RNAcentral holds the sequence, with entries from ENA. The RNA shown here (Bacterial RNase P class A) has 340 nucleotides and comes from a Burkholderiales bacterium. Its Rfam family is "Bacterial RNase P class A". It is annotated as a ribozyme. Rfam links the family to the GO terms tRNA processing, dimeric ribonuclease P complex and ribonuclease P activity. Model confidence (mean pLDDT): 75 of 100. Lineage of the source: Bacteria > Pseudomonadati > Pseudomonadota > Betaproteobacteria > Burkholderiales.
């Protein structure tokens, strides 16, 4: 120095000004808005996207319906072994593919229960049986031969010719999985209230989201009329949290220990202008080096202007996988060149 593989990180920065939103304090106990519960609203300090906050594909926390039970049915996973709270993730080995290497990929139980599948070519393709040829035995014969059945052999086609493939087809065999999801869901609050009709309902209506059984146990349904969908929790201080040291373990991870507190709306906040100043372009302008006779070229740099900064935006919370992503730096490892 090429040329590639692995892990990591940034995703402009700072400074005025105007705003928008959650916190927590002081003051008011008072205005406004509502029917009410409840919000708003004055100061002051502080906090406000992301690596994927996406997709919603997979596991969980949660909350309700049985303290979520039991069989069938369903969906799901799939070397061994190990991490986690769980997983289809992740980590280690093996095993098969790819690569010269680093390294990467892999839907890697079972075809001695059973089904069902195999394009093209070929007679014939998964139940078997057949193209040729020869031999044996029967039939029949117009004595040329034809049929039928058993044997034995060949050629040729395919991936594959009866001996085996595929479970990325159904099945079997282990393990797991009860069903809905923050428009869960509980509370306030005149109001999915109350009130009429008419049908079923303890000879179980109806519920537990596929049947069955078990369990709960009084109301369900359907029309009329009437009007409502507001509000507070949940829910964001405390967490499988973040950052840092130690011990254990090849690893994923875990065990101890210091510090830290760091979005939280509900038509949805997280942003607008302006400045320096870094980085990328591009176009002018300036000298410098170096190649050529030359005309032009290449190389590293200043000054001045102008564009641009990707994919994307939290919505109950976490852990992942998948997908998008301008540009740009960090480590290590593999080859080949060259120089000492």
């Nucleotide at each position: 120095g090429a040329a590639g593989c692995a892990a990591g990180c940034c995703a402009g920065a700072c400074c005025g000004c105007c705003g928008c939103u959650g916190g927590g304090g002081c003051a008011a106990g008072c205005a406004u808005g509502g029917a009410a519960a409840c919000a708003u609203g004055g100061c002051c300090c502080u906090g406000g996207a992301g690596g994927a906050a996406g997709g919603u594909c997979c596991g969980g926390a949660c909350u309700g319906c049985a303290u979520a039970g039991a069989g069938c049915g369903g969906c799901g996973u799939a070397g061994c072994a190990g991490c986690u709270a769980a997983c289809g993730g992740c980590u280690g080995c093996c095993c098969g593919g790819c690569g010269a290497a680093a390294g990467c990929c892999g839907a890697g139980g079972a075809u001695c229960a059973g089904a069902g599948c195999a394009a093209c070519a070929g007679a014939g393709a998964c139940g078997a049986g057949u193209c040729a040829a020869g031999c044996c035995g029967g039939g029949u014969u117009u004595c040329g031969g034809c049929c039928c059945g058993g044997c034995u052999u060949g050629g040729g086609u395919g991936a594959a010719a009866c001996g085996g493939g595929c479970a990325a087809u159904c099945u079997c065999u282990a393990c797991g999985c009860g069903c809905a999801g923050c428009a869960a869901c509980a509370c306030c609050a005149a109001g999915u209230a109350g009130g009429c009709c008419a049908g079923c309902g303890u000879u179980g209506a109806u519920g537990c989201g596929g049947c069955u059984c078990g369990c709960a146990g009084a109301g369900c349904u359907g029309g009329c009329g009437g009007g409502u969908a507001g509000g507070u929790g949940g829910c964001a201080c405390c967490g499988a949290g973040c950052c840092g040291g130690g011990g254990c373990g090849u690893g994923a991870g875990u065990c101890c220990u210091g510090g830290c507190c760091c979005a939280g709306a509900g038509g949805a906040a997280u942003g607008g202008c302006g400045g320096u100043c870094a980085c990328a372009u591009c176009g002018c302008c300036c000298g410098g080096c170096u190649c050529g006779c030359a005309a032009g070229g290449g190389c590293a740099g200043g000054g001045c202007g102008g564009u641009g900064c990707a994919c994307a935006g939290a919505a109950u919370c976490c852990a992942g996988c998948c997908u998008a992503u301008c540009g740009g730096c960090u480590u290590g490892c593999u080859u080949c060149a060259c120089u000492c």